[in-house]
Context: one part of a larger RNA
RNA sequence: UUGGGCGUAAAAUGUCUGUAGGUGGCUUUUCAAGUCCACCAUCAAAUCCUAGGGCUCAACCCUGGACAGGCAGUGGAAACUACUAAGCUGGAGUAUAGUAGGGGCAGAAGGAAUUUCUGGUGGAGUGGUGAGAUGCGUAGAGAUCAAAAAGAACACCAACGGUGAAAGCACUCUGCUGGGUCGACACUGAUACUGAGAGAUGAAAGGUAGGGGAGCAAAUGGGAUUAGAUACCCUAGUAGUCCUAGCCAUAAACGAUGGAUACUAGGCACUAUGUAUAUCAACCCAUGCAGUGUUGUAGCUAACACGUUAAGUAUCCCGCCUGGGGAGUACAUUCGCAAGAAUGAAACUC
Numbered sequence: 001u002u003g004g005g006c007g008u009a010a011a012a013u014g015u016c017u018g019u020a021g022g023u024g025g026c027u028u029u030u031c032a033a034g035u036c037c038a039c040c041a042u043c044a045a046a047u048c049c050u051a052g053g054g055c056u057c058a059a060c061c062c063u064g065g066a067c068a069g070g071c072a073g074u075g076g077a078a079a080c081u082a083c084u085a086a087g088c089u090g091g092a093g094u095a096u097a098g099u100a101g102g103g104g105c106a107g108a109a110g111g112a113a114u115u116u117c118u119g120g121u122g123g124a125g126u127g128g129u130g131a132g133a134u135g136c137g138u139a140g141a142g143a144u145c146a147a148a149a150a151g152a153a154c155a156c157c158a159a160c161g162g163u164g165a166a167a168g169c170a171c172u173c174u175g176c177u178g179g180g181u182c183g184a185c186a187c188u189g190a191u192a193c194u195g196a197g198a199g200a201u202g203a204a205a206g207g208u209a210g211g212g213g214a215g216c217a218a219a220u221g222g223g224a225u226u227a228g229a230u231a232c233c234c235u236a237g238u239a240g241u242c243c244u245a246g247c248c249a250u251a252a253a254c255g256a257u258g259g260a261u262a263c264u265a266g267g268c269a270c271u272a273u274g275u276a277u278a279u280c281a282a283c284c285c286a287u288g289c290a291g292u293g294u295u296g297u298a299g300c301u302a303a304c305a306c307g308u309u310a311a312g313u314a315u316c317c318c319g320c321c322u323g324g325g326g327a328g329u330a331c332a333u334u335c336g337c338a339a340g341a342a343u344g345a346a347a348c349u350c
Base pairs, nucleotide, nucleotide: 004321005320006319007304008303014201015200016199017198021194022193023192025088026087027086028085033081034080035077036076037075038074039073042070043069049065050064051063052062053061054060091191092188093187094186096183098181099180103177104176105175106174107173108172110154114150115149116148118146119145120144121143125136126135162169163168206247208245209244210243211242215241216240220236221235222234223233258317259316260315261314262313263312266295267294268293269292270291271290299306323350324349325348332343333342334341335340
């Protein structure tokens, strides 16, 4: 290099937007760059192939011929790719009438519970565990009633459900706002797909500054258990968890499955919508589109399984893999306040 792969064996960037690049719908037209055909020149000889010949044969040698391929020139072909010109509407998008939604940001309000504090009643335990003890309590605990304060999270509804690019998103209301989907009639007329670099976003933990701090709770103290117990259990408890600003950029960031397009049996269920029927409402029935599940045919797979939401059949683009360890380490560079992140070897060894 050809070839092979990436659900679980090594391997899909966490996700999206998008530059260069690569690839690109239908119908005519131009041109002849790619492409194809013919001719011609050349690619020394030897070698290889081949038809003969010579050494007794063979190896070997001699004579003649030729294919394939490269490069240049001349002449032609015009299906395909590119180019030129003109169109088309099916891809894509815009406008418009609806529609569903925990999509996002900001603001306002709510109740249950917990803890604390104050007061009343009351008077000896309470709490915790496998059993206990530390702890709390006659300076009145626990229990119960009333008033108050604070912070955090939003039971039921709730679902195999919805939505978002992913991370994620749920008490209620208001304002602003992104996207989806469907209908009919118009408009633009390929405006598309992917996407190296780049940019944006990115759970939790962590870091900086200022607030806040009810509950929970790394660290830590104490009590147990135990041979020991730097743990599991109990009692306390600080960072943190919450808010604002800005940083970090990682996760089993998982569907362990990159994106786009087309095609290829069905059955059952769910979500929302449109149409028809109906006096109206609910239910029911039928159908198209969009989505979410489950089962399954063909096919595929090492098997498990996947199976119109493909891991099937094809095309395009990007990322990544090449035995285990050493090692996601060392060195170096970039980024970061730091923690560290990204890029990323080799010796050696099996």